[in-house]
This is a predicted structure of a 587-nucleotide part of an RNA (large-subunit ribosomal RNA, domain V) from a Candidatus Komeilibacteria bacterium.

Context: one part of a larger RNA
RNA sequence: CCCGUAACUAGACGAAAAGACCCCGUGAAGCUUUACUAUAGCUUGGUAUUGAAUUAGGGUUACUCUUAUUCAGCAUAAGUGGGAGACUUUGAAGCGGCGACGUUAGUCGCCGUGGAGUCGACAGUGAGAUACCACUUUGGAUUGAUUUUAAUUCUAACCUCGCUCCGUUACCCGGAGCAGGGACAGUAUCAGGUGGGUAGUUUAACUGGGGCGGUUGCCUCCCAAAAUGUAACGGAGGCGUUUACAAAGGUUGGCUAGCUCCUGAUGGAAACAGGACGCGGUCGUGCAAACGCACAAGCCAGCUUUACUGCAAGAGCGACAACUCGCGCAGUUGCGAAAGCAGAAGUUAGUGAUCCGACCGUACGAUAUAGGACGGCGGAAGCUCAACGGAUAAAAGUUACUCCGGGGAUAACAGGCUGAUCACGCCCGAGCGUCCACAGCGACGGCGUGGUUUGGCACCUCGAUGUCGGCCCAUCGCAUCCUGGGGGUGAAGAAGCUCCCAAGGGUUUGGCUGUUCGCCAAUUAAAGCGGUACGCGAGCUGGGUUCAGAACGUCGUGAGACAGUUCGGUCUCCUAUCUGUUACGGG
Numbered sequence: 001c002c003c004g005u006a007a008c009u010a011g012a013c014g015a016a017a018a019g020a021c022c023c024c025g026u027g028a029a030g031c032u033u034u035a036c037u038a039u040a041g042c043u044u045g046g047u048a049u050u051g052a053a054u055u056a057g058g059g060u061u062a063c064u065c066u067u068a069u070u071c072a073g074c075a076u077a078a079g080u081g082g083g084a085g086a087c088u089u090u091g092a093a094g095c096g097g098c099g100a101c102g103u104u105a106g107u108c109g110c111c112g113u114g115g116a117g118u119c120g121a122c123a124g125u126g127a128g129a130u131a132c133c134a135c136u137u138u139g140g141a142u143u144g145a146u147u148u149u150a151a152u153u154c155u156a157a158c159c160u161c162g163c164u165c166c167g168u169u170a171c172c173c174g175g176a177g178c179a180g181g182g183a184c185a186g187u188a189u190c191a192g193g194u195g196g197g198u199a200g201u202u203u204a205a206c207u208g209g210g211g212c213g214g215u216u217g218c219c220u221c222c223c224a225a226a227a228u229g230u231a232a233c234g235g236a237g238g239c240g241u242u243u244a245c246a247a248a249g250g251u252u253g254g255c256u257a258g259c260u261c262c263u264g265a266u267g268g269a270a271a272c273a274g275g276a277c278g279c280g281g282u283c284g285u286g287c288a289a290a291c292g293c294a295c296a297a298g299c300c301a302g303c304u305u306u307a308c309u310g311c312a313a314g315a316g317c318g319a320c321a322a323c324u325c326g327c328g329c330a331g332u333u334g335c336g337a338a339a340g341c342a343g344a345a346g347u348u349a350g351u352g353a354u355c356c357g358a359c360c361g362u363a364c365g366a367u368a369u370a371g372g373a374c375g376g377c378g379g380a381a382g383c384u385c386a387a388c389g390g391a392u393a394a395a396a397g398u399u400a401c402u403c404c405g406g407g408g409a410u411a412a413c414a415g416g417c418u419g420a421u422c423a424c425g426c427c428c429g430a431g432c433g434u435c436c437a438c439a440g441c442g443a444c445g446g447c448g449u450g451g452u453u454u455g456g457c458a459c460c461u462c463g464a465u466g467u468c469g470g471c472c473c474a475u476c477g478c479a480u481c482c483u484g485g486g487g488g489u490g491a492a493g494a495a496g497c498u499c500c501c502a503a504g505g506g507u508u509u510g511g512c513u514g515u516u517c518g519c520c521a522a523u524u525a526a527a528g529c530g531g532u533a534c535g536c537g538a539g540c541u542g543g544g545u546u547c548a549g550a551a552c553g554u555c556g557u558g559a560g561a562c563a564g565u566u567c568g569g570u571c572u573c574c575u576a577u578c579u580g581u582u583a584c585g586g587g
Base pairs, nucleotide, nucleotide: 001587002586003585004584005583006582007581008580010579011578012577015572022407023406024405025404027403028402029399030398031397032396035201036200037199038198039197041194042193043192044191045190046189047188048187049186051154052153053152054151055150056149057148058147059146060145061144062143064141065140066139068137075130078136079135080134081133082132085119086118087117094113095112096111097110098109099108100107101106158181159180160179162178163177164176165175166174167173204216205215206214213233217239218238219237220236221235222234240388241286242345243344249304250303251302252301253300254299255298258279259278260276261275262274263273264272284293285292287350289348290347291346308331309330310329311328314325315324316323320389333342334341335340356382359379360378361377362376364375365374414461415459416457417456418455420454422450423449424448425447426446427445431441432440468543469541470540471539473535474532475531476530477529478528481506482505483504484501485500486499487498488497489496508522509521510520511519512518549567550566551565552564553562554561555560
């Protein structure tokens, strides 16, 4: 060196299982609820099955009767018309009693007495004249009809899982008869309410993983690299309007703010007035910012409504859809002497597609014809559709009981890069150290090294790289805990402190805790710090973390949740192919 046998498992990111954690999917399912929309059920009402009567109340209507008061007038005059007579021994006036109404004046009715008149016309008052008759109105009463509400009663629908008899030898069922209930109940249909009992669904995206937070459309500036454009959870701000007939619009005419300095009663840093050969666009512009603006786009005044209708050459911008500017023509106006200017505002924000229904106009279609229901065409309104190119008119949660498809496009472990943080070192040397910066320390600062902490990034791995601690077994570094050698000392000696060299060897046992760590106890020469996938689970364990059960506290309406707690909880391959390692044998 080759071959073999027996072993061990460090590696083959070993095998197994298209990762269960995490994220994604306009995926699924279970569960919840004051998510949305339905719905069983429950409930209320109408109608049908469903009939009769009485009483009470209400409405309507008919008959009879009654009622109606300003003042003046004999007096309680409803209105209009007719009207000269009407009533009365079938009992007038008057008187007494009772009742109704009442504006307290009186009117009307009944009974008794009485025994012959009373009222009207005329006159008078007044807007209107009375007896009597007819019609009508207001309020009321009686009676009748009809309707309705409520209550009560009835019996004939309907009900009876009450009894008896019969079919019948029958604990069903049917029939008959009693009894009880009864137009209710039950049932059907229509409508309202309630309705996680049940069902179908929804529950956004961006995001230095996801969640929480924040944001989502439009305008201005920077970033933006001197055309345009240009991203980030980069840095700053605004908008969801306002102004109209006494504008902040149009036009014509006119004007110039602001600052600084000087002077001037109260008067001051700032009020007002005057001056400057002073400065320039800093003032002002409805509001953010940028860019403009003196011929002013700023300020004042006169007259006004072009904040018009129908178009539109041509451009800008742009994936599209949108958006922006606009010569010029026609009509009609405003201002101006005129030339001319005017289709809102110094400009850039002040916003919403399509569908839908409604409105105004047009008179284009009109299902034989006429009409026009409806539709078309033109116009304008109705959306914090603000997740602002708007999925629907209409929508929240939870899953550790979970599932599927995917992702190392994306988190947790480990590795990698980085090294803010961390550990260690160096420079400067204010100061401490009685004196003396440097025996020993060392502020404010600066520069490195390392890759053990906490992080940042998200580069391999999600068709799986098993995760804390312990056990067994280790191996390396040195920034050395002990042992060894030295320098300095604020080293008398001893014991120390500090620095340099040095990794050969060594570096304890217990109590508590799952602990690493730490605290405690007793030793020791010393009880070092780190790396090795925070060494080592195809070597062990499984106490912790991190499934399913259960409980407490807290949160949540709830399902459930909690780097809160607590009890419990399957660690696969007696089988090693290769590399590696050990022992033995053969060549």

Its Rfam family is "Bacterial large subunit ribosomal RNA".